[in-house]
RNA sequence: CUUAUCAAGAAAGGCUGAGGGAUAUGGCCCUAUGAAGCCUUGACAACCUAUCCUUCGCUUCGCUCAGGAUGACAAAUGACGUCUGUGCGAUGUGAAAGAAAAGGUGCCAAUUCCAACCCGAUAGAUCGGGAUAGAUAAG
Numbered sequence: 001c002u003u004a005u006c007a008a009g010a011a012a013g014g015c016u017g018a019g020g021g022a023u024a025u026g027g028c029c030c031u032a033u034g035a036a037g038c039c040u041u042g043a044c045a046a047c048c049u050a051u052c053c054u055u056c057g058c059u060u061c062g063c064u065c066a067g068g069a070u071g072a073c074a075a076a077u078g079a080c081g082u083c084u085g086u087g088c089g090a091u092g093u094g095a096a097a098g099a100a101a102a103g104g105u106g107c108c109a110a111u112u113c114c115a116a117c118c119c120g121a122u123a124g125a126u127c128g129g130g131a132u133a134g135a136u137a138a139g
């Protein structure tokens, strides 16, 4: 820089000791019944990788059936090769839904706590949408 998501979800213990909720402002909260930070353990979630299952599409191969043209053979309705298509199976691959949670991240007060800038509804309070900014993942 690009893309996607951001109204759901999930905490205990230890060390430490005063702030914290991203940023300047306002509001509103959390906090000595212990903030932030660090460590341990546990959870939550399912973005990425790997795995499993189902469905669909495609490639290749095998079998089956049907048909066309044609070549050599044959007395021949035939058989062989070849082409097209139906069905089935296998391998590989792509997409979608799902499962699970091994690995890489993330996360575990409040919608990203709310607002600020723009637009709309409304008499107003207020509500809705968008932008900006931010967070996370993948590239």
Stems, first nucleotide, its partner, number of pairs: 001139006011041005019030003025115003042108001044106001047104003051099002054096005060090004065085004071080001073078001112133001117130005

The prediction has a mean pLDDT of 76.
This is a predicted structure of a 139-nucleotide RNA (SAM riboswitch aptamer (S box leader)) from a soil metagenome.
Of the family's consensus pairs, 94% are formed in the model.